[in-house]
This is a predicted structure of a 147-nucleotide RNA (FMN riboswitch aptamer (RFN element)) from Poseidonocella pacifica.
It matches the Rfam family "FMN riboswitch aptamer (RFN element)". Rfam describes the family as follows. The RFN element is a highly conserved domain that is found frequently in the 5'-untranslated regions of prokaryotic mRNAs that encode for flavin mononucleotide (FMN) biosynthesis and transport proteins.
The source organism's lineage runs through Bacteria, Pseudomonadota, Alphaproteobacteria, Rhodobacterales and Poseidonocella.
């Protein structure tokens, strides 16, 4: 010093005000929130002055949880139900434009928009309750081995 192995730790925010109503943090008006890696014309720092380090996008690329799907086992045997597993499939997996600057921007500045699993609920939920003291993208540390 990077790779590999093992172990450990960490790893999500948000309904405040008003309206209608028997009932809504679920509808309507105003508000509030933004996981992880990458990319980089912003910001901070370093110096050998054109490079390095840190940081930097909810809607650019990819990933994660959830639903679906598939496999196995059990129950039942038409359908289906339960448990365990797979993350391969990618079906649901969301959502940005205009102007400005500039060699270069869907990332900077200005403005205007848009999006948000499943189940529950006196009434339809990104924000409440639940699976979840879970899982996990990943981040970090220790030890071992190797060079």
């Nucleotide at each position: 010093c990077a790779c590999c192995a093992u172990u450990c730790u960490c790893a999500g925010g948000g309904c405040g005000g008003g309206g209608c109503g028997a009932a809504a943090u679920u509808c309507c008006c105003c508000a509030c929130c933004g996981g992880c890696g990458g990319u980089a014309u912003g910001c901070g720092g370093g110096c050998u002055u054109g490079c390095c380090c840190g940081u930097g996008a909810g809607c650019c690329c990819g990933c994660g949880a959830g639903c679906g799907c598939c496999u196995u086992u059990c129950g039942g045997u038409u359908g289906c139900g339960a448990a365990a597993g797979g993350g391969u499939c990618a079906g649901c997996a969301g959502a940005u434009c205009a102007g400005g600057u500039g060699c270069g921007a869907u990332g900077c500045c200005u403005g205007a928009g848009c999006c948000g699993a499943c189940g529950g609920u006196c009434a339809u939920a990104g924000u409440c309750c639940g699976g979840a003291u879970g899982a996990a993208a990943g981040a970090g540390a220790a030890u071992g081995c190797g060079c």